This is a predicted structure of a 72-nucleotide RNA (transfer RNA) from an Acidimicrobiia bacterium.
The organism belongs to Acidimicrobiia, within Bacteria.
The prediction has a mean pLDDT of 83.
Its Rfam family is "tRNA". About the family: Transfer RNA (tRNA) molecules are approximately 80 nucleotides in length. The family's RNA type in Rfam is transfer RNA.
The RNAcentral record of the sequence draws on ENA.

[in-house]
RNA sequence: UGGCCGGUAGUUCAAUGGAAGAACGCCUGACUUUGGAUCAGGAGGUUGCAGGUUCGAGCCCUGCCCGGCCAG
Numbered sequence: 001u002g003g004c005c006g007g008u009a010g011u012u013c014a015a016u017g018g019a020a021g022a023a024c025g026c027c028u029g030a031c032u033u034u035g036g037a038u039c040a041g042g043a044g045g046u047u048g049c050a051g052g053u054u055c056g057a058g059c060c061c062u063g064c065c066c067g068g069c070c071a072g
Stems, first nucleotide, its partner, number of pairs: 001071007010024004018055001026042005048064005
């Protein structure tokens, strides 16, 4: 420098154009002498950044940034 893959909740990952979800973690309550476990509920996301296409974009297109792999 080029090619490919990836970037979504605190973490690990879903969501193949039509209202962004799960698990773990966190908070509250129940239970318990306390804690843990268990059960119930809740909070938490400008989907890496900037544009474009579309009635509508996490998803399609362009540029850039970051990480990994390969080639030089």